RNAcentral holds the sequence, with entries from ENA and Rfam. Transfer RNA from Trichonephila clavata, 72 nucleotides, folded computationally. The source organism's lineage runs through Eukaryota, Eumetazoa, Ecdysozoa, Araneae and Trichonephila. Its Rfam family is "tRNA". The family's RNA type in Rfam is transfer RNA. Rfam links the family to the GO term triplet codon-amino acid adaptor activity.
RNA sequence: GGGGGUGUAGCUCAGGGGUAGAGCGUUCGCUUCGCAUGCGAAAUGUCCGGGGUUCAAAUCCCCGCACUUCCA
Numbered sequence: 001g002g003g004g005g006u007g008u009a010g011c012u013c014a015g016g017g018g019u020a021g022a023g024c025g026u027u028c029g030c031u032u033c034g035c036a037u038g039c040g041a042a043a044u045g046u047c048c049g050g051g052g053u054u055c056a057a058a059u060c061c062c063c064g065c066a067c068u069u070c071c072a
Base pairs, nucleotide, nucleotide: 001071002070003069004068005067006066007065010024011023012022013021018055026042027041028040029039030038048064049063050062051061052060
């Protein structure tokens, strides 16, 4: 220098046009003498940034940025 992949909750990741989810974690309550486990409830997101297409974009297209991988 060139090609590919990834970017979504604190962490690991789903979701591929129609108001964003799971597991783990966190907080509160119940249970216990206490802890753990179990059960119930709650909080948490500029969906990497900008532009385009569309009635509508996390999702499709373009340009960047970051990380990663392959080639040279």